[in-house]
This is a predicted structure of a 477-nucleotide part of an RNA (small-subunit ribosomal RNA, 3' major domain) from an uncultured rumen bacterium.
Context: one part of a larger RNA
RNA sequence: UGACGGGGACCCGCACAAGCGGUGGAGCAUGUGGUUUAAUUCGAAGCAACGCGAAGAACCUUACCAGGCCUUGACAUCCUGCUGACGUAUCCUUAACCGGAUAUUUCCUUCGGGACAGCAGAGACAGGUGGUGCAUGGUUGUCGUCAGCUCGUGUCGUGAGAUGUUGGGUUAAGUCCCGCAACGAGCGCAACCCCUGUGUUCAGUAGCCAGCAUGUUAUGGUGGGCACUCUGGAUAGACUGCCGGGGACAACCCGGAGGAAGGCGGGGACGACGUCAAAUCAUCAUGCCCCUUACGGCCUGGGCUACACACGUGCUACAAUGGCGUUGACAAAGGGAAGCAGCGGCGUGAGCCUGAGCGAAUCCCAAAAACAGCGUCUCAGUUCGGACUGUAGUCUGCAACCCGACUACACGAAGCUGGAAUCGCUAGUAAUCGCAGAUCAGCAUGCUGCGGUGAAUACGUUCCCGGGUCUUGUACA
Numbered sequence: 001u002g003a004c005g006g007g008g009a010c011c012c013g014c015a016c017a018a019g020c021g022g023u024g025g026a027g028c029a030u031g032u033g034g035u036u037u038a039a040u041u042c043g044a045a046g047c048a049a050c051g052c053g054a055a056g057a058a059c060c061u062u063a064c065c066a067g068g069c070c071u072u073g074a075c076a077u078c079c080u081g082c083u084g085a086c087g088u089a090u091c092c093u094u095a096a097c098c099g100g101a102u103a104u105u106u107c108c109u110u111c112g113g114g115a116c117a118g119c120a121g122a123g124a125c126a127g128g129u130g131g132u133g134c135a136u137g138g139u140u141g142u143c144g145u146c147a148g149c150u151c152g153u154g155u156c157g158u159g160a161g162a163u164g165u166u167g168g169g170u171u172a173a174g175u176c177c178c179g180c181a182a183c184g185a186g187c188g189c190a191a192c193c194c195c196u197g198u199g200u201u202c203a204g205u206a207g208c209c210a211g212c213a214u215g216u217u218a219u220g221g222u223g224g225g226c227a228c229u230c231u232g233g234a235u236a237g238a239c240u241g242c243c244g245g246g247g248a249c250a251a252c253c254c255g256g257a258g259g260a261a262g263g264c265g266g267g268g269a270c271g272a273c274g275u276c277a278a279a280u281c282a283u284c285a286u287g288c289c290c291c292u293u294a295c296g297g298c299c300u301g302g303g304c305u306a307c308a309c310a311c312g313u314g315c316u317a318c319a320a321u322g323g324c325g326u327u328g329a330c331a332a333a334g335g336g337a338a339g340c341a342g343c344g345g346c347g348u349g350a351g352c353c354u355g356a357g358c359g360a361a362u363c364c365c366a367a368a369a370a371c372a373g374c375g376u377c378u379c380a381g382u383u384c385g386g387a388c389u390g391u392a393g394u395c396u397g398c399a400a401c402c403c404g405a406c407u408a409c410a411c412g413a414a415g416c417u418g419g420a421a422u423c424g425c426u427a428g429u430a431a432u433c434g435c436a437g438a439u440c441a442g443c444a445u446g447c448u449g450c451g452g453u454g455a456a457u458a459c460g461u462u463c464c465c466g467g468g469u470c471u472u473g474u475a476c477a
Stems, first nucleotide, its partner, number of pairs: 001477002003474003007471007015461002019425005026316008034307002042053002064302007073125001077124002079121006087104006106115003127291002130289003136285002138280003141276001143274001148187006154163003167178003193268004198236007207226003212223003239262001242256005318418001322377007334365003339358002344353003384415001389410007431453007
């Protein structure tokens, strides 16, 4: 100087407390461990691994296993020889790749050849999701959006170092004020950026319809208009600016006015010096080591989907604030051409037939759902709950046996609110309700977004956890 203390003082955080809803019990989904297996490819491991890499394993993917094949190779550059193509189509063989046959068939030229492609050969080399993340770059997690981390000059100390950065206030903040052997500065904080909340102005179609006209069973449908909504450019607005009180006449705090918004308005992006030899050699790049008729390459089938069990994360429930039937209403944000697909017809349904419109403020996906009205059930393992199973189907795809999703009928399991323990959340939040997108032929209860309905509680900082500042002690460096 740090680090640590079941030392002290002060402060903060859904840290506790006050509340609301869960997990832990059930069934299923998904990930992991374990076990099994020819293989169940690999990585991730307290917080900070475990719906994680994977924004989507039937083949492919695919790295794993079995079998069948190739050896200058699927891919790059170079040399020699031969051919004129390459490719496409058909046929034989094969489980398939590989292998074989037939047909068709280039360009430039100074005629020497060249370009391109194929075959054969020789090696240089290719290739490796093989090892090492404890050799590395790059990228990322984490403490933590915590308020810290440092430097120059000066001064003090023999020196390691100290001071500044401590002290008194204050703040979300090393934020600001005052003081001070310090005076300044840098990286962080804040601001500058984006979205959202109010107004003005400009613009007015594909958006809108107040007034005018017109038409219809009806609808901005039509003429017309740009007032309103909206869209998207510009701009204004919030700064403790104003008033009162407190404070040290300061920083700042408390209250008030005006205002759409008030003291950082709400949300995002943004992550200091560093820590964990943290993660990644399987995104990529890369040193070294290793394989080279195989640890490389191609193909068929299987596996990654196994199943006495254990754990994590979720979905659905256990019902009446509910289930079912019927009628009616209100979003936002997205996507669409090898695409989204109205209307119409068929089917109980998944869906099928047809194909209008739309590269989309025009058309479509598209029905929002919870909600409201009416009816029914009457507390039951039930008209709760839907696992599992049987049969018959639909769709995607070369192909749903291993191993897809969905539909109809039948079947109708556990489960009556969950022990010890444990998690999230302070407002348009929790809870609850649907909608969309990425990936994607098909396949979400996951993920990322979007809106609808919309709470309770916070006395407070004694205690648990994590963190910051000052101080004290020294088993430790």
The coordinates come from a structure-prediction model, not an experiment, and the mean pLDDT is 83.